The prediction has a mean pLDDT of 86. Predicted 3D model of a 1510-nucleotide RNA (small-subunit ribosomal RNA) from bacterium enrichment culture clone EBa8. Rfam family: Bacterial small subunit ribosomal RNA.

RNA sequence: AGAGUUUGAUCCUGGCUCAGAGCGAACGCUAGCGGCGCGCUUAACACAUGCAAGUCGCACGAGAAAGAGGGACAACCCUUGAGUAAAGUGGCGCACGGGUGAGUAACACGUGGGUAAUCUCCCCCCGAGACUGGAAUAACCCGCCGAAAGGUGGGCUAAUACCGGAUAAGACCACGGGACACAAGUCCUGCGGUCAAAGGCGGGUCGGCAACGGCCUGUUACUUGGGGAUGAGCCCGCGUCCCAUCAGCUAGUUGGUAAGGUAACGGCUUACCAAGGCUAAGACGGGUAGCUGGUCUUAGAGGACGAUCAGCCACACUGGCACUGAAACACGGGCCAGACUCCUACGGGAGGCAGCAGUGGGGAAUCUUGCGCAAUGGGCGAAAGCCUGACGCAGCGACGCCGCGUGAGGGAAGAAGGUCUUCGGAUCGUAAACCUCUGUCGGAGGGGAAGAAACCUUCGGGCGCUAAUACCGCCCGGAAUUGACGGUACCCUCUGAGGAAGCAUCGGCUAACUACGUGCCAGCAGCCGCGGUAAUACGUAGGAUGCAAGCGUUGCUCGGAAUUAUUGGGUGUGAAGGGCGCGUAGGCGGCUUGGCCAGUCACGGGUGAAAGCCCCCGGCUUAACCGGGGAAUUGCCUGUGAUACUACCAAGCUUGAGUACGGGAGAGGGAAGUGGAAUUCCUGGUGUAGCGGUGAAAUGCGUAGAUAUCAGGAGGAACACCGGCGGCGAAGGCGGCUUCCUGGACCGAUACUGACGCUGAGGCGCGAAAGCGUGGGUAGCAAACAGGAUUAGAUACCCUGGUAGUCCACGCCCUAAACGGUGGGCACUAGGUGUGGGGCUCGUAAGGGUUCUGUGCCGAAGGGAAACCAUUAAGUGCCCCGCCUGGGAAGUACGGCCGCAAGGUUGAAACUCAAAGGAAUUGACGGGGGCCCGCACAAGCGGUGGAGCAUGUGGUUUAAUUCGACGCAACGCGAAGAACCUUACCUGGGCUUGACAUGUUAGUAGUAAGGAGCCGAAAGGCCGAUGAUUUGUAGCAAUACGAAAGCUAACACAGGUGCUGCAUGGCUGUCGUCAGCUCGUGCCGUGAGGUGUUGGGUUAAGUCCCGCAACGAGCGCAACCCCUAUCAUCUGUUGCCCGCGAGGGAUCUCUGAUGAAACUGCCGGCGAUGAGCUGGAGGAAGGUGGGGAUGACGUCAAGUCAUCAUGGCCCUUAUGUCCAGGGCAACACACGUGCUACAAUGGCUUCUACAGAGGGAAGCGAGACUGCGAAGUGGAGCCAAACCCUAAAAGAAGUCGUAGUUGGGAUCGGAGUCUGCAACUCGACUCCGUGAACCUGGAAUCGCUAGUAAUCGUGGAUCAGCACGCCACGGUGAAUACGUUCCCGGGCCUUGUACACACCGCCCGUCACACCACGAAAGCCUGUUGUACCCGAAGCUGGUGAGCUAACCGCAAGGAGGCAGCCAUCUAAGGUAUGGCCGGUAAUUGGGGUGAAGUCGUAACAAGGUAACC
Repeated sequence: AGAGUUUGAUCCUGGCUCAGAGCGAACGCUAGCGGCGCGCUUAACACAUGCAAGUCGCACGAGAAAGAGGGACAACCCUUGAGUAAAGUGGCGCACGGGUGAGUAACACGUGGGUAAUCUCCCCCCGAGACUGGAAUAACCCGCCGAAAGGUGGGCUAAUACCGGAUAAGACCACGGGACACAAGUCCUGCGGUCAAAGGCGGGUCGGCAACGGCCUGUUACUUGGGGAUGAGCCCGCGUCCCAUCAGCUAGUUGGUAAGGUAACGGCUUACCAAGGCUAAGACGGGUAGCUGGUCUUAGAGGACGAUCAGCCACACUGGCACUGAAACACGGGCCAGACUCCUACGGGAGGCAGCAGUGGGGAAUCUUGCGCAAUGGGCGAAAGCCUGACGCAGCGACGCCGCGUGAGGGAAGAAGGUCUUCGGAUCGUAAACCUCUGUCGGAGGGGAAGAAACCUUCGGGCGCUAAUACCGCCCGGAAUUGACGGUACCCUCUGAGGAAGCAUCGGCUAACUACGUGCCAGCAGCCGCGGUAAUACGUAGGAUGCAAGCGUUGCUCGGAAUUAUUGGGUGUGAAGGGCGCGUAGGCGGCUUGGCCAGUCACGGGUGAAAGCCCCCGGCUUAACCGGGGAAUUGCCUGUGAUACUACCAAGCUUGAGUACGGGAGAGGGAAGUGGAAUUCCUGGUGUAGCGGUGAAAUGCGUAGAUAUCAGGAGGAACACCGGCGGCGAAGGCGGCUUCCUGGACCGAUACUGACGCUGAGGCGCGAAAGCGUGGGUAGCAAACAGGAUUAGAUACCCUGGUAGUCCACGCCCUAAACGGUGGGCACUAGGUGUGGGGCUCGUAAGGGUUCUGUGCCGAAGGGAAACCAUUAAGUGCCCCGCCUGGGAAGUACGGCCGCAAGGUUGAAACUCAAAGGAAUUGACGGGGGCCCGCACAAGCGGUGGAGCAUGUGGUUUAAUUCGACGCAACGCGAAGAACCUUACCUGGGCUUGACAUGUUAGUAGUAAGGAGCCGAAAGGCCGAUGAUUUGUAGCAAUACGAAAGCUAACACAGGUGCUGCAUGGCUGUCGUCAGCUCGUGCCGUGAGGUGUUGGGUUAAGUCCCGCAACGAGCGCAACCCCUAUCAUCUGUUGCCCGCGAGGGAUCUCUGAUGAAACUGCCGGCGAUGAGCUGGAGGAAGGUGGGGAUGACGUCAAGUCAUCAUGGCCCUUAUGUCCAGGGCAACACACGUGCUACAAUGGCUUCUACAGAGGGAAGCGAGACUGCGAAGUGGAGCCAAACCCUAAAAGAAGUCGUAGUUGGGAUCGGAGUCUGCAACUCGACUCCGUGAACCUGGAAUCGCUAGUAAUCGUGGAUCAGCACGCCACGGUGAAUACGUUCCCGGGCCUUGUACACACCGCCCGUCACACCACGAAAGCCUGUUGUACCCGAAGCUGGUGAGCUAACCGCAAGGAGGCAGCCAUCUAAGGUAUGGCCGGUAAUUGGGGUGAAGUCGUAACAAGGUAACC
């Protein structure tokens, strides 16, 4: 720091996604050790049990028991236990510490101030004091009630408890005086009044028997006043979340006066008076939330968060209330109400873990009912000490951070094994084994800390106090004592490589690849996307990569995201300029001078807690962690200074702005009047059969006289020509002419005002068309509607009619593709050329120059994604406003506002998608355009489609009818030939190393082979006379042992026309013999890409010429090749010529080899002098002479796994192989391709001439003979320019005479011939007989442009036989082409595009089905809140207080004072009624979204077939 993803590709816009860091986490797999941290984020849900706040006998009274000892002892008593325990009165503490975050949007918090408006227990300092009396009451004792909790009556008693009196200041109150300050005040002072107290414990001394008391003294406690310290209360400035679909809120409300209340100001409370107060700088309402230091992230600015630690706040079951107190409205206090739980004798009671542990519950999820007060800190105490779940430790949890280990070195036969493999090898891999070592952690044994300093006690010394060497206090030194953790950290020894590695990933992003399995299944997936038989993407394995005691996943935050843009974005076409103006608040604002110093800047002071972050140093072996110091804390407050700029104040200026004056231009606006043309209607005339309308028609009008035409009249609406990218207006918009009223702009020259300006949230006004209301008007046009057409339909397009409406007046509506898709203002930044309105100037004029203001075009710089914009900016700047933040849902829903309605305005979410878009590029396409080709059409000739037959295909049938080919480009195609074979199919019968190949092992001489025989349809099986071959060694030989071949058995394997042509090679078809397809370099463009290859000509041609930011080149075209047409030369048999022949010859025909010839070369014209075109000459041939071969880059996943080859898959006594028979030949039908015909241009009979190209040895087969014939007999000749096939046919003559015939030959009967093992299924041919359809073929459709079509025959391949097919050959031999409008195909240029598997494209809406979320809805139900009223606990306050009553007064009676009780205000909870809001649910209903193959149509994208859109 970026990357992936929209496209065929590109650039841009834009969203989505990823890589990073982090976490109080959770989940999955895994797990050796230690240190330091952290650990209910959910139910502020409910809690069993234990503990968490007590302490003081130096405040006070009272005061056990067990136990022990004793009394001789059982009862009993004494001593001790012990003035102990337990309890009470009293004091202090319990408001700290600890927990939690429910509430709270607030002076709650943060920060800085104020308090002259305040309090402060304990602590410190200073001053003063502490005198004198009194009455009670707990405990205790006795009784009573109660289950209990507890209560109650009587009696006794103490105090540092309570009360009276005295004294009292500079304390307080009232009234004065003075000083200071001033808003209330502070200080000093005078007079009057008011308020205090408590003792305890030591030492000495005196009195007393003692208890005890007096005095001196110490200490502590106490009272009062002042000061300090600490803590707290209150007030203020500033800061502090979301919603405006919350816009108005407020009655103690705002202020005043008085009183009350408080420590204290204050509507804090009450009465009265006034009517205020808050709010767009967001009141009020709703939602959410403890705030901060900080934490995470980030380059920063920001954003998110607020665990642990620290500060503040709030809360303590829920709600209310006060009491006590220095402080509470009080977590482990009280009262009341409520909910809940527990106890109960049913009468009543008890309780509050958001303290530490722990339990249940909830939840994805969060620990031990541990040890200790040793340390630190706290409460009480004089102290010892007690208490302390604060705290210190330990336990559990990889939850996090940090550290360590699981070994180190050597070791190639690169072991075994795994995996892959092209079978060679590669890899795991120096990895292991093995050798040499080490010793961390763990285990065992041993040693063993620091954390502890003290209080206290004691000893010694000093000081203070004091009369004192006492007591007490302080200081110094010594001694003794104290450790939960813990026998822990740490150290030593022993042991021994021994006990210690996993997790995720490996298609791209993103580091890491193979095999097998699976087969759109199972599954993966963060995004793009993988999986439909060869998956680096699923699963497993091997390997690899990454991290490592962890690794992944999920969730969340920031980042990347400049994707809310202050730093740091945009708005013509991508999302986005308000329809336009006027103008309020606000923002911004010209030149000069002076003042001021608020902003701004500089320096200083205070504060910004600690911790944290950063830097340095230090302590744990290191680190994490911890300690010390510094820096920082961007802020706030404050003092002083500066004065340029901004603001403010004052004075001025004229250039911004405006006013006056003079001009001319204009569809600017409003009103009134007026004109002609045209349409329609009415009247009359002329006139007759049509008019009208369309693609064509029809509806319609017309013989009751239309249309047409003439004259007259009526009425409404709109204003031709002029008229113009001309004018005017802010926009909408404005068009005959005249008049009146009226707005604005422009030009000119002077004068005046003196910044008066710009913009403009809200607001107000204007605002096309359509629409609405009321009333008019209505000629034409014309939604709706009707009819006619069109159509599959046609609720449309077209036609005939036609009502609202269009027009006027008044009032609404308020929208638009209200567009320049471009907000307004000012300034600046090259020009050129039109045009409107003015001025100046030169010129007789025409015209030119110049200037201001409008309006267009072209262009520089610059800008822009590009296209484009460019002084009329989309350039460069400043100011102000509106608006945007992915697509869909949706401009929808709900709510508000507006409207008569229609509707407008404001304006979401759920859900869903990985895009939606802009501009440009290359293609493809268009019922777009231009140019141009082709038997493409047209012009012609002949066919097909109708018939019969042949053949192929579909379909059907079948045991099988084997398979493939399917628009052109499948269908007489593979097949150049299915009776068996072929043959792949079916039925049946057999074989299993196999019909065929290679190899291994073993066996085998009566073996291999094999006549005859048996079974059988054959194959095959059984039996089996006979019976081998080659070769090596040894041997004379017999023979023995091998080897080869054969056979048998077993095993590797063979075999497969089984599947996949969508895994492939090769071959082929097609566009298309079309003229195209590309490259190098250069240039242009951000880029895809363009240029070249476009353009002007020309050509069959990207053929050539010219031009040109291109210059060249390649594959194609053409040429080179073959055949053919002419000639020459050569050749000369079997051919040719001569000849009867033998033979001879070399002219010609011919054979087949070599050459010549044609190149627009020559001439004329056209053309640009070119390319070339055209005409002509010559020539056998003339403009590529004719034909063939030759097929660019590519397209169609075109065809072929059944020619062959081949990956993968499948079968293996069968999907292989052999055999017989059957089938491929079926037949209601349908189609393609052909043959023969329908006849006289013909049939039949007879006669007769001329080809070319082929074939022939298991062959062609002559003459001759036989047969009506097919053919047979026979065999000459020929391995072929020789012989044969071989007769060419069309031709000529005769006949037939228009007839289903002498046309036509199907079909069927009979008889034959030939091939062949065999013609039944199922061959061809012959003869006799039979004699079908068919009389020229509907819609439609095919071929052909010359030796062509048509027509005629001939040959060949295949082949035993079989040809109407195919391939080839020659004979005869036409017609027509004006032309390119149309159909089809193609080429080039251009245009549009929403297409790019590319128009067989894309794509819209209803309907039907499934699922999802949402809206409406009679209602039903929570929650929350308002209003009114009812009821009203506890409690404070007030009133009352006839009951009760110790202290004081009083001799007493009584009084003062107090208490209960009662009453009242306030008030929690509760209730009744009625609203608001949020939410849940609901019959039904509405649209929306999504969903491989549903229905109907075809709306949009091309002129999308009616241009589209608002």